The RNA shown here (transfer RNA) has 75 nucleotides and comes from a Patescibacteria group bacterium. Rfam family: tRNA.
RNA sequence: GCGCUGGUAGCUCAAUGGCAGAGCAGGGGCCUCUUAAGCCCAAGGUUCUGGGUUCGACCCCCAGCCGGCGCACCA
Numbered sequence: 001g002c003g004c005u006g007g008u009a010g011c012u013c014a015a016u017g018g019c020a021g022a023g024c025a026g027g028g029g030c031c032u033c034u035u036a037a038g039c040c041c042a043a044g045g046u047u048c049u050g051g052g053u054u055c056g057a058c059c060c061c062c063a064g065c066c067g068g069c070g071c072a073c074c075a
């Protein structure tokens, strides 16, 4: 440099054009002599950035940034 792939909650990941979700962590509660385990509840998001398409975009298109893998180059 080229190709592929990923970027969504604190972490790990769903959502493949029509209300942004789960598990874990963290907070509150129930239970228990207490803790743990178990159960319940609530909270938590500029979906990497900027444009475009569309009535409507996490999703499709373009450019960029960052990570991973492969290939190429390396006088």
Stems, first nucleotide, its partner, number of pairs: 001071007010024004018055001027041004048064005